[in-house]
This record gives sequence, C1' cells and structure tokens, in this order.
RNA sequence: CGUCCGGAUCCGCCGAGUCCCCCGGAGGGGGAGCCGGGGACCCAACCGGGCUUCUCGGGGUGAAUCGACGCACGGCGUCGUAGGGCUUCUCCGGCCCGAACCCGUCAGCUAACCCGGCAGGCGGCGAGGAGAGGAGAG
Repeated sequence: CGUCCGGAUCCGCCGAGUCCCCCGGAGGGGGAGCCGGGGACCCAACCGGGCUUCUCGGGGUGAAUCGACGCACGGCGUCGUAGGGCUUCUCCGGCCCGAACCCGUCAGCUAACCCGGCAGGCGGCGAGGAGAGGAGAG
C1' cells in the first nucleotide's frame, strides 16, 4: 500500500413497525402517532328454472399476480409479466423485487363500537444526463 472478515458510532434504504413517560432485567405497563382486522342502515349479493361435470371450501396481510416451457412432477427450475422499490421531483436512462406467512369451514361494503401490531431484513458506494424547484446551514 492492497485484499478479505468481524464490530461500534453515524448516515441511508425496504417496511405500519416510530416517539414520550413509569417500573427497573433484554421485559412489563401507560400515552401519542402510524398500521391491520372484525362490525349496521343503504348499496351489493342472495331468491326461480334447465343442462353437463366434479366433490375442489372460503378469507386476510403484502407490490409480490398471471403466463409459457421443462423436469427426477406432493413440487422444483428457466424466461417473461400485472404490480412494486431506489435514484430530492419530472422525463430519459441505470440498478433491484416480483416473496413469505396467517385464519380455520367463517367474515362483502360498513357509522357507532370491539380487537390486534409497532417486527424483521439490508447498504455505506459510485449511473447518471437534462429540466424544474428553492429547503436547511453558515
């Protein structure tokens, strides 16, 4: 000097997942704020008849749906895609995600009212250009 790994402070990103007070053990309690679920009138839906097949429920959070192809086919994989994120905003570009989980036969919307959550996971570089805008600090 370079490379790799780990930690701390701080800055930043996805996400509702933040802040304050009290107890004093990481946790518990309370409040504010944000988020989600249940839950009337009205509306929607439901009500009748015919044919065929089947015996497979339905619902929620979330951007995370759907399609084609393949396989060793309870599922997995590759390529796309509705949709979503970062880049102050817009456009043009660039880089990514396109999961996972929960309820338990049950729930449309929904005022009052009732219930619950406040996690987890990452980055610290160099892919920006043009225009717009004018916050903050000294």

Predicted 3D model of a 138-nucleotide RNA (c-di-AMP riboswitch aptamer (ydaO/yuaA leader)) from Actinomadura rubteroloni. The RNAcentral record of the sequence draws on Rfam. Its mean pLDDT, the model's own confidence on a scale to 100, is 79. Lineage of the source: Bacteria > Actinomycetota > Streptosporangiales > Thermomonosporaceae > Actinomadura.